[in-house]
Predicted 3D model of RNase P RNA and transfer RNA as a complex of 460 nucleotides.
RNA sequence: UGAGCUGGCCGGGUGGUCGCGGCCAGGCGUGGGCCCGGGACCGGGCGCGCGGCCUAGUCGAGGAAGGUCGGGACUCCGCAGGGCAGGGUGCUGGCUAACGGCCAGUCGGGGCGACCCGCAGGAAAGUGCCACAGAAAAUAGACCGCCGAUGGGCAGCGGCCUUUGGGCCAAUGUCACAGGUAAGGGUGAAACGGUGCGGCAAGAGCGUACCAGCGCCCGGGGUGACCCGGGCGGCUCGGCAAACCCCACCCGGAGCAAGGUCAAGCGUGGGACGGCUGGCCCGGCCGAUGUCCCCAGGUAGACCGCUUAGAUGGAUGACCACCCAUCCGGUGCUGGGAACGGCGCCGGGGGACAGAAUCCCGCCUAUAGGCCAGCUCACUCG
RNA sequence: GGUCCCGUGGUGCAGUUUGGAGUGCACGCCGGCCUGUCAAGCCGGAGGUCGCGGGUUCAAAUCCCGUCGGGACCGCCA
Numbered sequence: 001u002g003a004g005c006u007g008g009c010c011g012g013g014u015g016g017u018c019g020c021g022g023c024c025a026g027g028c029g030u031g032g033g034c035c036c037g038g039g040a041c042c043g044g045g046c047g048c049g050c051g052g053c054c055u056a057g058u059c060g061a062g063g064a065a066g067g068u069c070g071g072g073a074c075u076c077c078g079c080a081g082g083g084c085a086g087g088g089u090g091c092u093g094g095c096u097a098a099c100g101g102c103c104a105g106u107c108g109g110g111g112c113g114a115c116c117c118g119c120a121g122g123a124a125a126g127u128g129c130c131a132c133a134g135a136a137a138a139u140a141g142a143c144c145g146c147c148g149a150u151g152g153g154c155a156g157c158g159g160c161c162u163u164u165g166g167g168c169c170a171a172u173g174u175c176a177c178a179g180g181u182a183a184g185g186g187u188g189a190a191a192c193g194g195u196g197c198g199g200c201a202a203g204a205g206c207g208u209a210c211c212a213g214c215g216c217c218c219g220g221g222g223u224g225a226c227c228c229g230g231g232c233g234g235c236u237c238g239g240c241a242a243a244c245c246c247c248a249c250c251c252g253g254a255g256c257a258a259g260g261u262c263a264a265g266c267g268u269g270g271g272a273c274g275g276c277u278g279g280c281c282c283g284g285c286c287g288a289u290g291u292c293c294c295c296a297g298g299u300a301g302a303c304c305g306c307u308u309a310g311a312u313g314g315a316u317g318a319c320c321a322c323c324c325a326u327c328c329g330g331u332g333c334u335g336g337g338a339a340c341g342g343c344g345c346c347g348g349g350g351g352a353c354a355g356a357a358u359c360c361c362g363c364c365u366a367u368a369g370g371c372c373a374g375c376u377c378a379c380u381c382g
Numbered sequence: 383g384g385u386c387c388c389g390u391g392g393u394g395c396a397g398u399u400u401g402g403a404g405u406g407c408a409c410g411c412c413g414g415c416c417u418g419u420c421a422a423g424c425c426g427g428a429g430g431u432c433g434c435g436g437g438u439u440c441a442a443a444u445c446c447c448g449u450c451g452g453g454a455c456c457g458c459c460a
Stems, first nucleotide, its partner, number of pairs: 001378010012323007020060004025055004029050003033046006062353001066364002069362005074255004086251005091105005106120001107118004121246002126244002128240003143185002145181003150178002152175004158169004193211006212236002214233008259304004265459001268296004272291002274286004324351001326349010383456007392409005402440001411427005433449005
């Protein structure tokens, strides 16, 4: 200098002019209530309200407010204990209110490296699947090839017997019939450890040496996952559990449109038989398709839940000027041996993703541009 | 705001459960036959990033994760 890796951070600033929402204060307006004055109405005072207007003050989006993926607070549902079903998580240790989150590590994979990625338990508990191709696809299998020791067919050196027809034994050759074989070929994503020597009719962990894997045992280290070392066993056992399933642990369900309080009416349901006048009775008046007396649920609606942003038609903005990170073009000065750099001037460009809606902790996704720190690799110069 | 569902030729679907060559149905499109012509009918054909990206697997429309787009519902004076 170039190319990268990791972690953290910012994500415009100042001023001016308009504009929006919450709260508080003042003024104006307005609506009830009480009191006073006089004449049905008006005037004055006190105090209350307003989702009307004006003024001033103060506060007013994010790193993701987003997706709604995980968890919790909170609320209601027989307060929630046990079991079944269902769902979720899945190496180890810790953190946390909790989580599928975070931190550190182990193992596996990738990268020259800094470093990155992993839904990473069990396939030797059971069931299931493995298309096509291929002989065979999971307690293997015989298409080509090899062999054919053994058994069988045919020929038959030689030998023995004989009633002379022949019979028996049989070296050896041959057939590839029974059969043996998994080394070689070919198919496939995958073919039942690899190499050498022995062995065999030919072969094969069939035997053996080494290597690889698996299982068991022992010693050491670590809280643990696991790691290191040694020994034994020919044990050689395919893949898939983001297939059913097994094992361990976790989860009651619904969600702020949860839910709670008040509650309109020519509304609904139930009860009473009366209600009004009146201190009470008489009396009077009204009424059974009623009375509007009592109760109930809770629709419209209002308030709470709801927040030092807190709406419920949903505010947090717009414009102008200057500046700034930074980019492009031109240009001046300057550092260095070089690769290259530093400071300034002029002109032009220039700021993304996105916007709270009960709150909180995480994850994921989007994001112009930039800053800081640490580290790696390559090249060049000294 | 919350809960859930869907995405496959031009259109509407089936296929996803239990993974096996993108296979099929209806309409539409193109060419030919038939007809004086059109329609209907008959024959043949084209047309597919299975919304997108990643993963598991020998193999993904199908299983898993993320993401994009669309839709439905949230009642009890019914």
It holds a member of the Rfam family "Bacterial RNase P class A". Its mean pLDDT, the model's own confidence on a scale to 100, is 76.